[in-house]
RNA sequence: AUUAUUUUGGGCUAGGGUUCCGGCUUUCCAAGGGAAGUGACUGGUCCGGGAGCCCGAGGCUUCUCCACAACGAAGCGCCACGGAGGGACAAAAGCCCGGGAGAU
Numbered sequence: 001a002u003u004a005u006u007u008u009g010g011g012c013u014a015g016g017g018u019u020c021c022g023g024c025u026u027u028c029c030a031a032g033g034g035a036a037g038u039g040a041c042u043g044g045u046c047c048g049g050g051a052g053c054c055c056g057a058g059g060c061u062u063c064u065c066c067a068c069a070a071c072g073a074a075g076c077g078c079c080a081c082g083g084a085g086g087g088a089c090a091a092a093a094g095c096c097c098g099g100g101a102g103a104u
Base pairs, nucleotide, nucleotide: 007057008056009055010054011053012052015047016046020044021043022041023038024037025036026035027034028033059076060075061074062073063072079099081102085097086096087095
């Protein structure tokens, strides 16, 4: 100095905050309810993993086959330490920049 190249969609989880709902506090009331505050509120909605889980599609290899095509069957898909800072939505985050910088 170069290489690591690492497809894609969905569901869920770790995690995350506070628009909405609920909870709690204060307050008003014509007693039905309303208003303000609160995430140092377990929660519902919501966001959500490259290095977490599951499923599908696509890809590759082999077999079958006259045949490199189609159908079908089996298999492969490894590894992965990681900031600071910035960005979005109401807001935050293992979200996005980003398998980035850096480390090795």
Molecule: Guanidine-I riboswitch aptamer
Organism: Nitrosomonas eutropha